Context: one part of a larger RNA
RNA sequence: UGACGGGGGCCCGCACAAGCGGCGGAGCAUGUUGCUUAAUUCGAGGCAACGCGAAGAACCUUACCUGGGUUUGACAUGUACCGAAAAGCCAUAGAGAUAUGGUGUCCUUCGGGGCGGUACACAGGUGGUGCAUGGCUGUCGUCAGCUCGUGUCGUGAGAUGUUGGGUUAAGUCCAGCAACGAGCGCAACCCCUGUUGCCAGUUACCAGCACGUAAAGGUGGGGACUCUGGCGAGACUGCCCAGAUCAACUGGGAGGAAGGUGGGGACGACGUCAGGUCAGUAUGGCCCUUAUGCCCAGGGCUGCACACGUACUACAAUGCCCAGUACAGAGGGGGCCGAAGCCGCGAGGCGGAGGAAAUCCUAAAAACUGGGCCCAGUUCGGACUGUAGGCUGCAACCCGCCUACACGAAGCCGGAAUCGCUAGUAAUGGCGCAUCAGCUACGGCGCCGUGAAUACGUUCCCGGGUCU
Numbered sequence: 001u002g003a004c005g006g007g008g009g010c011c012c013g014c015a016c017a018a019g020c021g022g023c024g025g026a027g028c029a030u031g032u033u034g035c036u037u038a039a040u041u042c043g044a045g046g047c048a049a050c051g052c053g054a055a056g057a058a059c060c061u062u063a064c065c066u067g068g069g070u071u072u073g074a075c076a077u078g079u080a081c082c083g084a085a086a087a088g089c090c091a092u093a094g095a096g097a098u099a100u101g102g103u104g105u106c107c108u109u110c111g112g113g114g115c116g117g118u119a120c121a122c123a124g125g126u127g128g129u130g131c132a133u134g135g136c137u138g139u140c141g142u143c144a145g146c147u148c149g150u151g152u153c154g155u156g157a158g159a160u161g162u163u164g165g166g167u168u169a170a171g172u173c174c175a176g177c178a179a180c181g182a183g184c185g186c187a188a189c190c191c192c193u194g195u196u197g198c199c200a201g202u203u204a205c206c207a208g209c210a211c212g213u214a215a216a217g218g219u220g221g222g223g224a225c226u227c228u229g230g231c232g233a234g235a236c237u238g239c240c241c242a243g244a245u246c247a248a249c250u251g252g253g254a255g256g257a258a259g260g261u262g263g264g265g266a267c268g269a270c271g272u273c274a275g276g277u278c279a280g281u282a283u284g285g286c287c288c289u290u291a292u293g294c295c296c297a298g299g300g301c302u303g304c305a306c307a308c309g310u311a312c313u314a315c316a317a318u319g320c321c322c323a324g325u326a327c328a329g330a331g332g333g334g335g336c337c338g339a340a341g342c343c344g345c346g347a348g349g350c351g352g353a354g355g356a357a358a359u360c361c362u363a364a365a366a367a368c369u370g371g372g373c374c375c376a377g378u379u380c381g382g383a384c385u386g387u388a389g390g391c392u393g394c395a396a397c398c399c400g401c402c403u404a405c406a407c408g409a410a411g412c413c414g415g416a417a418u419c420g421c422u423a424g425u426a427a428u429g430g431c432g433c434a435u436c437a438g439c440u441a442c443g444g445c446g447c448c449g450u451g452a453a454u455a456c457g458u459u460c461c462c463g464g465g466u467c468u
Stems, first nucleotide, its partner, number of pairs: 007468007015458002019421004026313002029310004034304002042053002064299007073122001077121007088103006106113002124288002127286001129284001133282001135277003138273001140271001145184006151160003165174002190265004195233007205222002209220003236259001239253005315414001319373006331362003336355002341350003380411001385406007427450007
């Protein structure tokens, strides 16, 4: 000077408390340990690994295993020599890689280029080291801190400033002070959202006028409204009252769409954890070089006595089933989205209008209305299994998704323990997108609908700040 203390003071945070819903029990999905295996590729490991890298493992991917092949190589540059073509297509052999045969026959300024072979320099490595590194990133933590110049103090390490009094979400501001200033952080500047003015008006809109329909902004037209999207306005403790050192500020009020940071996002100081990543890429030195490189087929990454994490579906009546019937937002669409119509119980098939899309397509569910069930392992629950089908794809045996019928398991609210959330939040309902041929998505990222309860308080648990 720090760090630490079952030392103290002050102060924060869904930290506790108050409240709502979960997890831990069941089934299933997924990740992981372990075990197994020829291989079950590798990494991630308290918080901060475990629906994580993986925003898509049947082949491919793929890094693993077995087997079959190959050695200037799948890929790059250069040199020398040689050669005729090469790719593609066809046939044969083969699991294929590939081999053999046939076919095929480039450009040129004639130097050559392009292609193949041989030889050599070299290529190649998802081989090791994240404790050699860059870059990126997690975390403490959006916590309020971390420092510097000059001066002053101290022999010095250092201190002061940054402490003390108030105040704030904040080292925010005020006032004081051997300090005076400054920088990185805080805040603001940026984006979205909430109100409104002006401008603009198609593909959006339709008040008034006209036409028109079974119905419909369908048509003429309109620029009012909604909306779209560009420029502005608006909020600043500006005004009033009270408190306060009449300072910062705090409490209340008016006006206002919004009030004291309006709500949300982006934004992460000096640093910590030799945190994570050599398998995204880059990269030092080390290692392999007829193999630790490369090509191929098949298998594996999906194995299953167990154990853990994260989710989904439930155990029902605020429910389930049937019928009827409303109301979104944000997106996506050309190897794509695909309407009407027809076929099928259905998944789906036929079909092909329209649409590079405010134009066409995709378009809600919970809710609401009516009816049934009557507390039961049930009209709850849907695992598992059988059969029959559908779709994608060269190919669904290992190992895809979906549909119909049948089968109907565990499960009656979950021990110790434990998680999230303070408002359009939790809870609950559906919709979309990326990846993607298809999909193991119940995951991830977004969107809108319905829409709560509670916070006395800071003694205690956890984490943090500050002084001592």
The part of an RNA shown here (small-subunit ribosomal RNA, 3' major domain) has 468 nucleotides and comes from an uncultured bacterium. Its mean pLDDT, the model's own confidence on a scale to 100, is 86.